[in-house]
RNA sequence: GGUUGCAACAUCCCCGUCGGUUGGGCGGCGUGCAAGCCGCAGCGAAUCGACUGCAGCC
Repeated sequence: GGUUGCAACAUCCCCGUCGGUUGGGCGGCGUGCAAGCCGCAGCGAAUCGACUGCAGCC
């Protein structure tokens, strides 16, 4: 340097960090109903990129 697996640290367990995509949740506006617009967040959903740390392989 390349590559594979993993997440110790965590106020039960699970959850390394940041950012994106898709689809949800909650609230407001909107509507006859919708569509649509705006905001909120540990959304215990999937997926992608870069990075941190641990271990192995070349």
Molecule: nadA riboswitch
Organism: uncultured Silvibacterium sp.